[in-house]
Context: one part of a larger RNA
Molecule: large-subunit ribosomal RNA, domain II
Organism: archaeon
RNA sequence: GCCGGGGAGUUUAUCCGAGUGGUGAGACCAAGGUGAUAUCUAAGUCAUAGGGAAACCAACCAGCCCGCAACAUUGUGAGGGGCGACGUCUGAAAGGGCGUGAAAUCACUCGGAUAAGAUGCGAAACGCGUCGAUCUAUGCGUGACCAGGUUGAAGCCGUGGGAAACUACGGUGGAGGACCGAACGGUUAUUGAUAUACAACUCAUUCCGCUGAGUUACGUAUAGUAGUCAAAGGCUAAUCUAGGCGCGUGAUAACACAUUAAAGUCGAAGUGGAGCCGCAGUCCAGCGUUAAGCGAAUUAGAAUUGAAGGUAGAGUACAGAAAGUGUUGGAAAGGGAUCGAAAGGUCUCGCCGCACCAUCUAACUCCGAAUGUCAAUUCAAUGUAGACCUUAGCAGUUGGGUGGGUCGCCGUAAGGGUGAUCACCGAGAAGCGAAUAAGCUUGAUUGGGGUUAAGGGCCCUAAAUGUCAGUUAAGUGUGAAAAUGAAGUCUGUCGUAUCGCUAAGACAAUGUGAUGGUAAGCUUAGAAACAGCUACCCAUUAAAAAGUACGUACUAGUUUACACAUCGAGCGAUACGGCGAUGAAAAUGGACGGGGCUAAAACUGACUCCCGAUACCUCAAAGCAUACCGAUUGGUAUGAUCUGGUAGACUUUCGACCGGUGAGGGUUGAAGCAGGUUAGUGAUGACCUGUGGACCUCAUCGGUGUGUAGAUCCCGGU
Numbered sequence: 001g002c003c004g005g006g007g008a009g010u011u012u013a014u015c016c017g018a019g020u021g022g023u024g025a026g027a028c029c030a031a032g033g034u035g036a037u038a039u040c041u042a043a044g045u046c047a048u049a050g051g052g053a054a055a056c057c058a059a060c061c062a063g064c065c066c067g068c069a070a071c072a073u074u075g076u077g078a079g080g081g082g083c084g085a086c087g088u089c090u091g092a093a094a095g096g097g098c099g100u101g102a103a104a105u106c107a108c109u110c111g112g113a114u115a116a117g118a119u120g121c122g123a124a125a126c127g128c129g130u131c132g133a134u135c136u137a138u139g140c141g142u143g144a145c146c147a148g149g150u151u152g153a154a155g156c157c158g159u160g161g162g163a164a165a166c167u168a169c170g171g172u173g174g175a176g177g178a179c180c181g182a183a184c185g186g187u188u189a190u191u192g193a194u195a196u197a198c199a200a201c202u203c204a205u206u207c208c209g210c211u212g213a214g215u216u217a218c219g220u221a222u223a224g225u226a227g228u229c230a231a232a233g234g235c236u237a238a239u240c241u242a243g244g245c246g247c248g249u250g251a252u253a254a255c256a257c258a259u260u261a262a263a264g265u266c267g268a269a270g271u272g273g274a275g276c277c278g279c280a281g282u283c284c285a286g287c288g289u290u291a292a293g294c295g296a297a298u299u300a301g302a303a304u305u306g307a308a309g310g311u312a313g314a315g316u317a318c319a320g321a322a323a324g325u326g327u328u329g330g331a332a333a334g335g336g337a338u339c340g341a342a343a344g345g346u347c348u349c350g351c352c353g354c355a356c357c358a359u360c361u362a363a364c365u366c367c368g369a370a371u372g373u374c375a376a377u378u379c380a381a382u383g384u385a386g387a388c389c390u391u392a393g394c395a396g397u398u399g400g401g402u403g404g405g406u407c408g409c410c411g412u413a414a415g416g417g418u419g420a421u422c423a424c425c426g427a428g429a430a431g432c433g434a435a436u437a438a439g440c441u442u443g444a445u446u447g448g449g450g451u452u453a454a455g456g457g458c459c460c461u462a463a464a465u466g467u468c469a470g471u472u473a474a475g476u477g478u479g480a481a482a483a484u485g486a487a488g489u490c491u492g493u494c495g496u497a498u499c500g501c502u503a504a505g506a507c508a509a510u511g512u513g514a515u516g517g518u519a520a521g522c523u524u525a526g527a528a529a530c531a532g533c534u535a536c537c538c539a540u541u542a543a544a545a546a547g548u549a550c551g552u553a554c555u556a557g558u559u560u561a562c563a564c565a566u567c568g569a570g571c572g573a574u575a576c577g578g579c580g581a582u583g584a585a586a587a588u589g590g591a592c593g594g595g596g597c598u599a600a601a602a603c604u605g606a607c608u609c610c611c612g613a614u615a616c617c618u619c620a621a622a623g624c625a626u627a628c629c630g631a632u633u634g635g636u637a638u639g640a641u642c643u644g645g646u647a648g649a650c651u652u653u654c655g656a657c658c659g660g661u662g663a664g665g666g667u668u669g670a671a672g673c674a675g676g677u678u679a680g681u682g683a684u685g686a687c688c689u690g691u692g693g694a695c696c697u698c699a700u701c702g703g704u705g706u707g708u709a710g711a712u713c714c715c716g717g718u
Stems, first nucleotide, its partner, number of pairs: 001718006011116013026046003032040002050057002060084001063083004070076002085100006119258002122255001126248006137222009146212001148180003151176001155172007184209003189205002192203002224240001226236003261653006271285004276281001286397002288394006297382003301379007313367001314365002319361003324356004329352002334349006400425003404422007430441003445621007455611003458595003464608001466607006477597002488582003492579010509566005515539003518546001520534003545560001549558002622643002624639006654707001656704010672691008
């Protein structure tokens, strides 16, 4: 893991609400008794009057009006509503609070709350008691043990020295938390082996101590807020920053996980507020659901009208900022220049102001939208098949998300943060997008048949290797986007527009010429078209520059503009656009989904046909809702505007076991088991065959330890 069995909203009390039933201004009994489902018992509880802290005071048998149902058809009008009136408290009063024209009570069932273990399992902990020192820590008592080797302290002896104190040398001697090193004790390193091991700490090699603060046996003492500790929070029986065991104990857990049959109807929220050691929770509101009451309007949409506003934008009239120019405006006070003996004068820069021109602003406004908001009217829609509204029961939600649309703010930006609004996912399947929560199509009751949507039509793969006209040569592309590709550049190619040249011969190519004054002048060592500066004329010509580029030290030489000849038809410039190229770098070999595709199977424009969803149409069926009919279970009609659905609310059912009552089956074969057939939307039911060999079922009412795939669930098996 699998199989079998077990396995989680229960019980009691009190309170609130709903339903059903009894009685009803009353309802019921409790303990108890008893000839025990009968019946007796009214102690008591709730209700029948409230207001007030209290003293205390104490209410409409309806005065007026409206009006649903119903009856009736100018209306009456149960219940209901509006006035008015009344009780009491408060207040000087006005006014205000609570109450008043009779409905309760008891029982049962269900839903919830509270108290209890309170749906199940789960802590670490806390308290009380008790047991442990055969492990280990330390002390004490009685014992045991430490191969061999080395070193050679004191003391003593001898000899020498010395006046002596003492000292030197040689022996002897055998000290030491001395040395080397077995047993013994330890456990440094290999960060070796082992790693469901030989072992819940071992093995190998290496290493430390080894006469001592040594090792060790047995006995004995000390214990749980306690011991012991050469101190590591170590050790106290594989348990220690407070042992083990038992009990309190089902501790507590706002947390994690689990929580068992079916179908039907509706269907959320991740927001506002509040306090809380509050931010994983809770309470109130919002949003869901169910039921009841009332009885006629309601407002998500559109238009028109009327309001308020100061955003976007715009502007510079105010405030603030700000570059420049002007100024015959100002100054008691600045720098410089100049005149003067000085006082002082003049000019200029700067300063303050003003004007002009050009700019800005969340906390500027002379202005000023759209959208949105509020109100009214009209339309539209909804509503007596009962809306809106009101009340009551029960919730869940309080972590949201989005490469989506629109509008903000923060940020260089982000699959970034944070908002508003709509949509979607969440809780939404299906088709398309290769795959893909939120993109496109579209909202799935069930089963047939057809038609389309998005998207597609060469093959994988359903449908056109369709038609017409262009473009692209880059495999560009074949990618709607998310999941990029920019500025810039291109005599790649296609197109549009404008301008110019051209049979009086263009453009390109080839051939010939390209002269003289003059080496222009200046400059310069030189400067001759061609280092540089100035000027850039005239002549001859078909044409030829005071010279376009190369070249020279300067010349020379080559070349171009320009002209002619040959040739014979288009050529050139600018701007814009389409497709394409470049710009263009990432880590295993690799992706248009793949194959592959080039007058496409690419791109652009136009056209026809087809494929393609749970969409739409259609046939049939079911449920639900509503109406009508019939009435114990049903039937008929309608549904364009019903049937996706998590949390959740509500409703109707299936099955298990037991009991009461009623009805049945069974040796001509019960239960159980196995296989099959069949009915039902389903939980499930029925039947047949075999096996089996004695009990079993149905209807109805009642009861419950009543349904398992999950909990690293428990027990057993495998």